[in-house]
RNA sequence: GAUAAGGGCAUACCGUCGCGAAAGCGCGGGACGCAAAGCCGCCAGCCUAAGGUCAACCCAAAGUUGUCUAAGGUAGUGGGGCCGCCGAA
Numbered sequence: 001g002a003u004a005a006g007g008g009c010a011u012a013c014c015g016u017c018g019c020g021a022a023a024g025c026g027c028g029g030g031a032c033g034c035a036a037a038g039c040c041g042c043c044a045g046c047c048u049a050a051g052g053u054c055a056a057c058c059c060a061a062a063g064u065u066g067u068c069u070a071a072g073g074u075a076g077u078g079g080g081g082c083c084g085c086c087g088a089a
Stems, first nucleotide, its partner, number of pairs: 001086001008034002013029003017026003032076001038082003042079003045074003051069002054066004
């Protein structure tokens, strides 16, 4: 970063598949888009809350409901780090 060449990735959604408590992820299909939509959760944001905290209910325990919480996610939210294909004027 060009109406160039060869290529790449894949949103929503679907699956009679798998993992997970969930968020979400993998795989197959599918393309909204993407010049790093390649890799890394380091910072901020956002999502989830199994476990834990606190509160209410209960005589109590168990349990239920709510609250806060990342040790779980998101790289297609932004920043940062690492690496990289082609290339005219």
Record summary:
Predicted 3D model of an 89-nucleotide RNA (c-di-GMP-I riboswitch aptamer) from a soil metagenome. Of the family's consensus pairs, 95% are formed in the model. Model confidence (mean pLDDT): 88 of 100. Rfam family: c-di-GMP-I riboswitch aptamer. Gene Ontology term of the family: cyclic-di-GMP binding. Rfam's curators write: GEMM was predicted in a large-scale screen for bacterial structured RNA regulatory elements. Genes associated with GEMM are involved in a diverse array of functions, including chemotaxis regulation, signal transduction, secretion and chitin.